[in-house]
RNA sequence: CUCGAAAAAGGCACACCUGGGAAAACCCAGGGCCGCAAAGCUACGGGUCCGUGAAUCCUCCAGACCGCCGGGCUACCGAAG
Numbered sequence: 001c002u003c004g005a006a007a008a009a010g011g012c013a014c015a016c017c018u019g020g021g022a023a024a025a026c027c028c029a030g031g032g033c034c035g036c037a038a039a040g041c042u043a044c045g046g047g048u049c050c051g052u053g054a055a056u057c058c059u060c061c062a063g064a065c066c067g068c069c070g071g072g073c074u075a076c077c078g079a080a081g
Stems, first nucleotide, its partner, number of pairs: 002081001003078002011036002016031006034067001040073003044070003047065003051061001053060002
């Protein structure tokens, strides 16, 4: 460097519950079956979702999701190879 062990230490947190925020998607705090070796950060490409917007679909625009895939940046631990 690659890799990820029926290893150790530690970490994250889906569904759901409680409280709060938002018009909504969804977010924040606490708890937390599922799960995660980048389930850390980033909306850059694709995708999905939302609609207080443009003008009804398409589309555009504003927004949300990185625990959907890919890209970029960074990182704990350490056996075998």
Model confidence (mean pLDDT): 86 of 100. Predicted 3D model of an 81-nucleotide RNA (c-di-GMP-I-GGC riboswitch aptamer) from an Acidobacteriota bacterium. Of the family's consensus pairs, 91% are formed in the model. The source organism's lineage runs through Bacteria, Pseudomonadati and Acidobacteriota.